[in-house]
RNA sequence: CUUGCUCUAACGGGGUGCUUUGUCUUUACCGACAAGGCUGAGAGGCUUCCGCCAACCCGAAGAACCUGAUCCGGUUAACACCGGCGGAGGGAUUAGACGGCUCAUUAUC
Numbered sequence: 001c002u003u004g005c006u007c008u009a010a011c012g013g014g015g016u017g018c019u020u021u022g023u024c025u026u027u028a029c030c031g032a033c034a035a036g037g038c039u040g041a042g043a044g045g046c047u048u049c050c051g052c053c054a055a056c057c058c059g060a061a062g063a064a065c066c067u068g069a070u071c072c073g074g075u076u077a078a079c080a081c082c083g084g085c086g087g088a089g090g091g092a093u094u095a096g097a098c099g100g101c102u103c104a105u106u107a108u109c
Base pairs, nucleotide, nucleotide: 001100002099004098006097007096008095009094010093011059012058013057014056017038018037019036020035021034022033023032024031044053045052046051065090066089067088071084072083073082074081
């Protein structure tokens, strides 16, 4: 000095979806509650709202997450998934340890 598939601490960012059955309500849809199922790292708890807590993921070499988007094609009961849009616009970090690199000085050979 440090751009490390590393660790630690503090801080910060973020999402929490789809669906079946039953009950209630309703003309019906919608909605609420309960018990299951699916994907996923994560689908949790409290609360009248605002919000708070927990786990998990992510913090610039940033596809965590948001916007476009009630987007387009495939696929699925639907979400998920694959491709496009698209490396398009946004998006949250510091300190220390260890490691690594470079330079200088001294001693010895």